[in-house]
This is a predicted structure of a 75-nucleotide RNA (c-di-GMP-I riboswitch aptamer) from a bacterium.
C1' cells in the first nucleotide's frame, strides 16, 4: 500500500424528542439528549424522496451509485 473491523482502546459523528434562532416550506444552525454509525467525513454529477411563490427554483450526503479525502486497530 491492499484487504479487513473485534463484546477491544483512543478519538469522532448524532436519529427521535425538547429549547432557541432562521426559512412560505421541504429543512438548516446552536444547545440538551443518545437511536444508531467504521466514513453517519466532503460533494447535489446520476438515480430517488420531498418542498414551494412551478422554474434557468429549492431541501435531503443518517436512501443508493459515482467522485474526493481521512483517524485508530488487525493482517
Nucleotide at each position: 500500500a491492499c484487504c479487513g473491523g473485534a463484546u477491544a482502546a483512543a478519538g469522532g459523528c448524532a436519529c427521535c424528542c425538547c429549547c432557541g434562532c432562521c426559512g412560505c416550506g421541504a429543512g438548516g444552525c446552536g444547545g440538551g439528549c443518545u437511536c444508531g454509525c467504521a466514513a453517519a467525513g466532503c460533494c447535489a454529477g446520476g438515480g430517488g424522496u420531498c418542498u414551494c411563490u412551478u422554474g434557468c427554483a429549492g431541501a435531503c450526503g443518517g436512501c443508493c451509485c459515482a467522485g474526493c479525502c481521512a483517524c485508530c486497530c488487525g493482517u